The part of an RNA shown here (large-subunit ribosomal RNA, domain IV) has 359 nucleotides and comes from Granulimonas sp.
Context: one part of a larger RNA
């Protein structure tokens, strides 16, 4: 000096990102507990007393000796009740500094954030406001093989079920709601028109080529061409699907700009214009969102970029990617406050174990 215990004057968070560690709280009875509340709770709320030992009273229970009655004679029934064991109560009295005398045994309030809860996770740096949850919503699925899903297939799940079911998505107790916007994209519906494969169709048009015609140096050349066979192929008929017309937003998404105006100022109910598909409605709001920004005001401190309450000027909240509350719950996160201490002011000293020094 390092670990790990133990102690400390006077103060008591002044340490520190932060009371991180310690400290103190702890058990049983008894009295008595508050906002709030989903009436269950919140509650062990907070806060307070009392506990040991010794002898004597009294009550309950338990367990029954010895004795009495009865007696269909049993190891039968029923009465008193000694003695022992025992909970509680009551009064005298003893000793310590100190009686749950030792170990082991919540710290508490207040306010906010988030997420209702219990749960569940990064096996080895995150436990959590992250996931799951009941409970709401939308969407598939009508069952001889659902819809989905594993597989190349048989097959099997789903279900030995059947729409109060099974599947997919979102959201996430509960209460109070959940606004406008279908122009884009998506999905559902519709089928007149518009496009339009494949196949039908076959106008028409090419090649072959019998055979005719013309020429001929008699070797052939040229030029029309019927039927076949063979090759292209217009018109038209035609599905879905897009265009197309409508629906739909707890589908994916989206929810304006400038001007001006009221007898002080200031603001700005109200007008005016432009552009949307349509210009955020309840509610919240410097917010786990607030850039300026420690916004401004008020609370709390002797002082408070943090915290609470409020304003609203939302850079860039908002309604199931839920919006606002919200009791209870949380090794969650911010503030405060009592309590408590070696966290500190400021350090000391004691034990055990290293290091250290001899072997």
């Nucleotide at each position: 000096c390092c670990a790990u215990g133990g102690u400390c004057a006077a103060g008591g968070a002044a340490c520190u990102c932060g009371g991180c560690a310690a400290a103190a709280u702890g058990g049983c009875c008894c009295c008595g507990u508050a906002a709030c509340u989903u009436c269950g709770g919140g509650a062990g709320a907070a806060g307070g007393g009392g506990c040991g030992c010794u002898c004597c009273c009294c009550c309950c229970g338990g367990u029954g000796a010895c004795g009495g009655a009865c007696u269909c004679c049993g190891c039968g029934u029923c009465c008193c009740g000694a003695g022992c064991c025992u909970c509680g109560g009551g009064g005298a009295g003893c000793c310590g500094c100190a009686g749950u005398g030792g170990a082991g045994a919540g710290g508490c309030c207040c306010a906010a954030a988030c997420g209702a809860c219990u749960g569940u996770u990064u096996a080895c740096c995150a436990a959590a406001a992250a996931c799951a949850c009941a409970g709401g919503a939308c969407u598939c699925u009508g069952c001889u093989g659902a819809a989905g899903u594993c597989g190349u297939a048989a097959g099997a799940c789903g279900a030995c079920g059947u729409a109060u079911a099974g599947g997919g998505u979102c959201u996430g107790a509960c209460g109070c709601c959940u606004g406008c916007c279908c122009g884009g994209u998506g999905c559902c519906g519709g089928a007149a028109g518009g496009u339009c494969a494949c196949g039908g169709g076959g106008a028409g048009c090419c090649g072959u080529c019998a055979g005719c015609g013309c020429c001929u140096c008699c070797g052939g050349g040229c030029g029309c061409g019927a039927a076949g066979c063979g090759g292209c192929g217009a018109a038209c008929c035609c599905a879905a699907g897009c265009c197309c017309c409508g629906g739909u937003a707890a589908a994916c998404g989206g929810c304006g700009g400038c001007c001006g105006u009221a007898a002080c100022u200031a603001u700005a109910a109200c007008g005016g214009u432009c552009c949307u598909a349509a210009g955020g409605u309840a509610g919240c709001g410097a917010a786990a969102u607030u850039c300026c920004u420690u916004g401004u005001c008020g609370g709390g401190u002797a002082a408070g970029u943090u915290c609470c309450g409020a304003c609203c000027u939302g850079c860039a909240c908002g309604a199931a990617a839920g919006g606002c509350g919200c009791a209870a719950c949380g090794a969650u996160u911010u503030g405060g406050g009592c309590g408590c201490u070696g966290u500190c002011u400021c350090g000391a000293c004691c034990a055990u174990g290293g290091a250290c020094c001899c072997g």
Lineage of the source: Bacteria > Actinomycetota > Coriobacteriia > Kribbibacteriaceae > Granulimonas. Rfam family: Bacterial large subunit ribosomal RNA. The coordinates come from a structure-prediction model, not an experiment, and the mean pLDDT is 89.